[in-house]
RNA sequence: UUCUUAUCAAGAGCGGUGGAGGGACUGGCCCUAUGAAGCCCGACAACCGGUAUUUAUAAUACAUCGGUGUCAAAUCCUGCAGAAUCUUUGAUUUUGAAAGAUAAGAA
Numbered sequence: 001u002u003c004u005u006a007u008c009a010a011g012a013g014c015g016g017u018g019g020a021g022g023g024a025c026u027g028g029c030c031c032u033a034u035g036a037a038g039c040c041c042g043a044c045a046a047c048c049g050g051u052a053u054u055u056a057u058a059a060u061a062c063a064u065c066g067g068u069g070u071c072a073a074a075u076c077c078u079g080c081a082g083a084a085u086c087u088u089u090g091a092u093u094u095u096g097a098a099a100g101a102u103a104a105g106a107a
Stems, first nucleotide, its partner, number of pairs: 001107008013041001015040003021031003025079001027077002042071003047067003050062005075099001080096007
């Protein structure tokens, strides 16, 4: 990097450092000198390992330990296709896909 499977409306800082950007991309709409990104610490979660129990190829629970991940807003909304409604060049609601993120496995 590619493929497969699962999940994505819950949760998490009044800390230190840093000093201008950030929210993948499009169009929006936001966050940010009342301090962005990054880094450190802290926290959250429970995907894999782990531990315990049981209805035992699995399920449930735990967070003392290891591997990741995450910590504004639904993946912030949106994009492509369909459906419903309405005050019908449009708007709203809704379903699925695509794209993206993370984990586990494979090449």
A computed fold for a 107-nucleotide RNA from Clostridium acetireducens DSM 10703, annotated as SAM riboswitch aptamer (S box leader). RNAcentral records the identical sequence in 2 taxa. RNAcentral holds the sequence, with entries from Rfam and Ribocentre. Of the family's consensus pairs, 97% are formed in the model.